The prediction has a mean pLDDT of 80. The RNA shown here (transfer RNA) has 75 nucleotides and comes from a Candidatus Berkelbacteria bacterium. It matches the Rfam family "tRNA". The family's RNA type in Rfam is transfer RNA. NCBI's taxonomy places the organism under Bacteria, Bacteria candidate phyla, Candidatus Berkelbacteria.
Parts: sequence; structure tokens; C1' cells
RNA sequence: GCCGCUAUCGUCUAGUGGUUAGGACAUCGGGUUCUCAGCCCGAAAACAGGGGUUCGAGUCCCCUUAGCGGUACCA
Repeated sequence: GCCGCUAUCGUCUAGUGGUUAGGACAUCGGGUUCUCAGCCCGAAAACAGGGGUUCGAGUCCCCUUAGCGGUACCA
């Protein structure tokens, strides 16, 4: 250089083109407890960037960025 795959809360991950993007762990607040742990309740927190298709895009298409993998022989 070429080809392929991946990108969603702090981490891991779910999500047939259609209601407010869900769950686990972690974090924070409250309850329980003499205290801690555990348990219970609650809260905050995300679609890599840009463009396109569509009535409607996290989802489909293109470009870019980042990461991972393959290829460099022969013809």
C1' cells in the first nucleotide's frame, strides 16, 4: 500500500428501520446493621466524527479517525 473485521454509559455487553437506547459490574445517595460486608430502594452515566438514503437511522450506504487481523511468494 491492498483486503477484511470492530467502534454503544467508567468497564463488559443487549438492541427486526419505528414509544423515553436496556442489562450486569463499578460509582454516588438512602434504608437495614452497634459498625463493616451483604441485602433492599433510588440516582447519574453512552450510540467515534462527518455526509447520504428514508416519513423515520445506534441499525442501511459513503468518507474520515482509531483499534485488531490478513497479505507482500508464484502467476